[in-house]
Context: one part of a larger RNA
This record gives sequence, structure tokens and C1' cells, in this order.
RNA sequence: UGACGGGGGCCCGCACAAGCGGUGGAGCAUGUGGUUUAAUUCGAUGCAAAGCGAAGAACCUUACCAGGGCUUGACAUGCCGCGAAUCCUCUUGAAAGAGAGGGGUGCCUUCGGGAACGCGGACACAGGUGGUGCAUGGCUGUCGUCAGCUCGUGCCGUAAGGUGUUGGGUUAAGUCCCGCAACGAGCGCAACCCUCGUGUUUAGUUGCCACUGUUGAGUUUGGAACCCUGAGCAACUGCCGGUGAUAAGCCGGAGGAAGGUGAGGAUGACGUCAAGUCAUCAUGCCCCUAUGCCCUGGGCUACACACGUGCUACAAUGGCGGUGACAGUGGGACGCGAAGGAGCGAUCUGGAGCAAAUCCCCCAAAGCCGUCUCAGUUCGGAUUGCACUCUGCAACUCGAGUGCAUGAAGGCGGAAUCGCUAGUAAUCGUGGAUCAGCAUGCCACGGUGAAUACGUUCCCGGGCCUUGUACA
Repeated sequence: UGACGGGGGCCCGCACAAGCGGUGGAGCAUGUGGUUUAAUUCGAUGCAAAGCGAAGAACCUUACCAGGGCUUGACAUGCCGCGAAUCCUCUUGAAAGAGAGGGGUGCCUUCGGGAACGCGGACACAGGUGGUGCAUGGCUGUCGUCAGCUCGUGCCGUAAGGUGUUGGGUUAAGUCCCGCAACGAGCGCAACCCUCGUGUUUAGUUGCCACUGUUGAGUUUGGAACCCUGAGCAACUGCCGGUGAUAAGCCGGAGGAAGGUGAGGAUGACGUCAAGUCAUCAUGCCCCUAUGCCCUGGGCUACACACGUGCUACAAUGGCGGUGACAGUGGGACGCGAAGGAGCGAUCUGGAGCAAAUCCCCCAAAGCCGUCUCAGUUCGGAUUGCACUCUGCAACUCGAGUGCAUGAAGGCGGAAUCGCUAGUAAUCGUGGAUCAGCAUGCCACGGUGAAUACGUUCCCGGGCCUUGUACA
């Protein structure tokens, strides 16, 4: 000087408390451990691994296993020879491949040839998801959006170092004020960026609406007031009172859509964990008829069990039937697909319109009315049987969906443990990426919409000062 203390003081955080809803019990989905396996590819392992890489494993992907094959190679550049490329048919094979036959000559040209492509040959080389994240770059997590981390000069100390950065107030903040052997400065904080909230100015098509019209439809004419969509401006402790040290600020008020950081996002200092990643990529070592490459089939989907994250429930604030309103974000051409028709339904047919403020996805659901009357039930839907639908060469291993039948556990969950302070929790549906098909996951969107916070004694984490130390 740090680190540590079941030392002290001050302060903060859904840290506790006050509340609301969960997890832990059940079934299923999904990830992991373990076990099994020819293989169950690899990585991630307290917080900070475990619906994680994976925004989507039937083949492909795919890296794993078995079998069949190739060796300048599936891919790149350079050299030589032949042929343009290419197309069709046959044999063999699980395919990859191997063999045979036939048709065929384009583009440029200085007629020598050349470009692109295919086959063959030799060598340089290609190739490697092979090892090391404890050799590394780059990127990322974490403490933590915590308020800290430092420097120049000066001063103090023999020096390591200190001072500044401590102190008195204050703040979300090393935020600001005052004081002070310090005076200044940098990286952080804040602000500048984006979205939302209200008004105003400006601008009106595909959006809006007064008349007409359809009484199915912004369809016609007209309009720029409203809605909406873009681009500017408006909130700064600016004003008043109190308090404070006459300061910084704090408390209350006015006006205002909004008030003291208006709400949310993006933004992550010096560093810590030899944290994670050599399987995004890059890189030194190793392999080179194999640790490379092609293909078929299988596996990544196994299943006495253990753990994590979720979905659905255990019902009446509910189930079922009927009815009928009200959103917002997005996506659409190998696409979204209307009206009409067929089917109980998944779906099929049909093709209008739309590169979209115009058309489509697109009927939002929770709401309201009736019924059920406390039961393992008209709760719950696992599991299983039959019959189908769709995607796709192909749904056996191993997809999703529909109808009929079946109708398991489950009566609110031990110890323990998690999230959340407001348009939040809870609850309800909707869209998108990936994607042929496949979501209870992820990312977004709106609808309905709470309770509680006395307070900081205690648990956990953190910041500042101080004290002790046999630790570095």
C1' cells in the first nucleotide's frame, strides 16, 4: 500500500421487511449429468453451465458410427496434352462410382490461337470441426451502469509511498458547493443519440371525412378542420415561499400534457476471474493413399435414475355451448393468397387483388348470456387404438396437424428457493426470425390491469472513511 475481520461509523441495491405470483409435489416439453451404445459428435459446469453455441438433427445439416469407394483430391492458383461446353440411351451398383454407345459445335480471332468449361498427366500445393483458450489476436460474460480508476507539476517522507481523491454539507453519481499544500487535467458520471408521452408550426397519398351512393365496400365529387403519418419547436429548479452557511442543494406551491434524471432503450472506466471461445474467424504445432474427400444406412431422438428451465393442470374469479364488440407490432413474389365451392375437421379446390398506409396473412383473446352444482366430475388431459390431412425423393427408426374412441397422474405441493415497486406484477391473445415441414423456446407487439413499501435491526452483494493483523 492492499486484502481480510462472527472490528467500528456512514450510505445504497426487490438485499431484507410489506405484498402479489411462482419453482420445489403431478403429467408432458426441453437442456444437462449419469448409464447404455458400433456411435449415442463437440463445446459450456457456483453466482457468471444446463429452452446455452443450436434464429429450428427425418436425408442434407453432421463434425459421430458401420459399410462401400477416391488419392493433386469435393475446393483455389500455376504448367502440359486432348476435347468446346453439353445432351440422350443402355449395363452394373444401396448410392457414390465404373463401363459402353449415340447425337452435337457455339463466342472472339491478326487463322497461329484465345476465353469459359470438361477429361487425362506430373509437381508445387490443396484439405483437416485434428491438439493446446495455460502460447495468442479478435469477440464475449462477470463484479456493475457499481462510482470509481489515474496522471502532470508542486509539497511531505531516507524510502516503499502519501497528498490531490481526505474533511463539513449535498447528490442517482469523485454530482455540486465550501474548506484545505495543493493547483490543474484525463478515462468514467451526466449531457449530446433513439423511442414513448402533450400541444403547436408546416406538409396531405394509398391515410382522414362533409355530400352523393352502396344500404356489402372511401366508390364518385369536394375539403385540409379532425384522425394519422413525417420534419421543426416547447422543461431549464426557469418562477414563488420555506429551509440551509449568504453556497450547493432539499421541502412545498403555481403554471403545465409532462417537474426536478419526465418514462424506457442504446451506451459498460482502470481492472478482476491464467473466466469463456483454436468448432465463426485468424494464428504457431501435428496428419498428408489419411487425423483429408465422396456416398448409403444408422446415430446426435437410447433410458433403472438425478438436476435445471418451462408448458398444462388440479377447477365455479371455472368447464362447455351460444353470441358479439374493441388492438398494436410485423411479414408477403419459388411469396401472401380474398370472394365462391367441397369436407364434421385438419385440409382441398378456386384464383380476384398485392413488390403493398391501397391487396392478403387477419375472425384477436380475455368480455356478455345460458347451462353444469363440488364429484377424480361436463375438472384434467397424459397414454393408447383406428381412420385420415399436409410438407417433402422419402415421415419405420424420427415430423406436425385432424376426427372418433381411450381417459393416467393430479384435490395447490416438505425442507428450501425465485421474480417483481406501475401501465410494473399477474393474466389474455397476436406477430416475426430460423424455416420445405416442425416451438410449450427466443425476440417483439398490444388488451385487461393490481397489492405493498412502517423502515434499515437482521440475511446477501456493493461504495466511502477508520481500526486491528502472526496474510501478500
The part of an RNA shown here (small-subunit ribosomal RNA, 3' major domain) has 472 nucleotides and comes from Streptocarpus ionanthus.